The RNA shown here (c-di-GMP-I riboswitch aptamer) has 89 nucleotides and comes from Thiobacillus sp.
The sequence is in RNAcentral, with records from Ribocentre.
It matches the Rfam family "c-di-GMP-I riboswitch aptamer". Rfam's curators write: GEMM was predicted in a large-scale screen for bacterial structured RNA regulatory elements. Gene Ontology term of the family: cyclic-di-GMP binding.
The model forms 100% of the base pairs in the Rfam consensus.
Model confidence (mean pLDDT): 86 of 100.

[in-house]
RNA sequence: GAACAGGGCAAACCCGCCGCGAGGCGGGGACGCAAAGUUACCGGUCUCAGCCACGCGUCACGAAUGGCCGAGACAGCGGGACCGCCGGC
Numbered sequence: 001g002a003a004c005a006g007g008g009c010a011a012a013c014c015c016g017c018c019g020c021g022a023g024g025c026g027g028g029g030a031c032g033c034a035a036a037g038u039u040a041c042c043g044g045u046c047u048c049a050g051c052c053a054c055g056c057g058u059c060a061c062g063a064a065u066g067g068c069c070g071a072g073a074c075a076g077c078g079g080g081a082c083c084g085c086c087g088g089c
Base pairs, nucleotide, nucleotide: 001086008033009032013028014027015026016025017024018023031076037082038081039080041079042078043077044074045073046072047071048070050068051067052066053065056062
């Protein structure tokens, strides 16, 4: 990063396995992707557990929403870091 070459990856959905879950892995499948290669460092989102607030409900146990916190997930949410293909200079 204007054109070229070899091409590469694979969303939703379906099947199997793993996980409480977010989700992961494999197969099928292509919405898209010039880093849709690697990495949870920053922000963000999500999950599970606990605590707090709030009103609701119950004889009692409770469930919802929001906040905090611990442990996790997401790299195809944004940024950073690392590495790489083609071509040009």